[in-house]
RNA sequence: AGCGGGCGUAGCUCAGUGGUGGAGCAUCAGCCUUCCAAGCUGAGGGUCGCGGGUUCGAAUCCCGUCGCCCGCUU
Numbered sequence: 001a002g003c004g005g006g007c008g009u010a011g012c013u014c015a016g017u018g019g020u021g022g023a024g025c026a027u028c029a030g031c032c033u034u035c036c037a038a039g040c041u042g043a044g045g046g047u048c049g050c051g052g053g054u055u056c057g058a059a060u061c062c063c064g065u066c067g068c069c070c071g072c073u074u
Stems, first nucleotide, its partner, number of pairs: 001073008011025004019056001027043005049065005
């Protein structure tokens, strides 16, 4: 470099395989406590890598493309 496969979703780790974008941790606020930690409650945080297509409807299916990882070939 070529070919094949896997992955890309919240700050981090991940779930979600066509019908309202989620969990844990983290962050912030409140409760509790003399204070802190722990615990409890709540809040904020997302162009679902990017572009296009299919569909009434796409994170999900299809095509292209970018990045990372693995394998094969030279």

Predicted 3D model of a 74-nucleotide RNA (transfer RNA) from Caldimicrobium thiodismutans. NCBI's taxonomy places the organism under Bacteria, Pseudomonadati, Thermodesulfobacteriota, Thermodesulfobacteria, Caldimicrobium. The coordinates come from a structure-prediction model, not an experiment, and the mean pLDDT is 84.